Notes
This is a predicted structure of a 106-nucleotide RNA (SAM-I/IV (S-adenosyl methionine) riboswitch aptamer) from a Gammaproteobacteria bacterium.

[in-house]
C1' cells in the first nucleotide's frame, strides 16, 4: 500500500489562508485552527482534564423506512528508526495541575 475481520464515531465543531501541480475544481505541502480516535503527561486505576506524537477534519456523506433502525461509503483502532526474522532502541515541551477509590508507611 491493499484485502478481510472485530469495536467505536458519523449530532456538533473548525481558515473565502499561502504555495506547487494538475488529468480542472482535485491531489499535495506550510501554517492557523476543530476534535479528543490512539500513544504520552496530570504518582497505580476511575472520574476529569492537556494537547506534545500519530492520524482524521477545517465546501453538504448516500440508500431505503412512519418511526425505531437497516445497508453502503469515510474515520481511527499511535508513531520513527535498526532489523526484514528473533527481536531491540527513540521522542512525546513549556506552563499550570485536580476529584474519588484501594494499597503501603508515618
Nucleotide at each position: 500500500c491493499a484485502c478481510c475481520u472485530g469495536c467505536a464515531u458519523u449530532c456538533a465543531g473548525a481558515g473565502c489562508a499561502g504555495g506547487a501541480c494538475g488529468c480542472c475544481u482535485g491531489u499535495c505541502c506550510u501554517c492557523g485552527c476543530c476534535a479528543a480516535c490512539c500513544u504520552g503527561c496530570c504518582g497505580a486505576c476511575c472520574c476529569g482534564g492537556c494537547a506534545a506524537g500519530g492520524u482524521g477534519g477545517u465546501u453538504a456523506c448516500c440508500g431505503c423506512g412512519a418511526a425505531a433502525g437497516c445497508g453502503g461509503g469515510a474515520u481511527g483502532u499511535g508513531g520513527u528508526c535498526c532489523a526484514a526474522g528473533c527481536g531491540g532502541a527513540c521522542a512525546a515541551c513549556c506552563c499550570a495541575u485536580g476529584g474519588g477509590u484501594g494499597c503501603c508507611g508515618u
Lineage of the source: Bacteria > Pseudomonadati > Pseudomonadota > Gammaproteobacteria. Its Rfam family is "SAM-I/IV (S-adenosyl methionine) riboswitch aptamer". A reference for the family is Weinberg et al. (2008), "The aptamer core of SAM-IV riboswitches mimics the ligand-binding site of SAM-I riboswitches", RNA.